A computed fold for a 74-nucleotide RNA from a candidate division WWE3 bacterium, annotated as transfer RNA. Model confidence (mean pLDDT): 80 of 100. The sequence was found in a public genome assembly. Rfam family: tRNA. Gene Ontology term of the family: triplet codon-amino acid adaptor activity.
RNA sequence: GGGCGGUUAGCUCAGUUGGUUAGAGCGCCACAUUGACAUUGUGGAGGUCAUAGGUUCGAUUCCUGUACCGCCCA
Numbered sequence: 001g002g003g004c005g006g007u008u009a010g011c012u013c014a015g016u017u018g019g020u021u022a023g024a025g026c027g028c029c030a031c032a033u034u035g036a037c038a039u040u041g042u043g044g045a046g047g048u049c050a051u052a053g054g055u056u057c058g059a060u061u062c063c064u065g066u067a068c069c070g071c072c073c074a
Base pairs, nucleotide, nucleotide: 001073002072003071004070005069006068007067010026011025012024013023019057028044029043030042031041032040050066051065052064053063054062
């Protein structure tokens, strides 16, 4: 330098062949339960969907550039 894949909650990851409110597990907070802790149950907070543009009535989803991470080729 070229090719491919990935980037979504604090962490690990789904996700919709473009459409009304973006989710799970773990973690965190509160409450219930306990003498207390743990477990369990209920509820809650937490997201510019990497970033900048484009297409579209509408983009996490499609297209292009950029950044970062990984793999392969040279």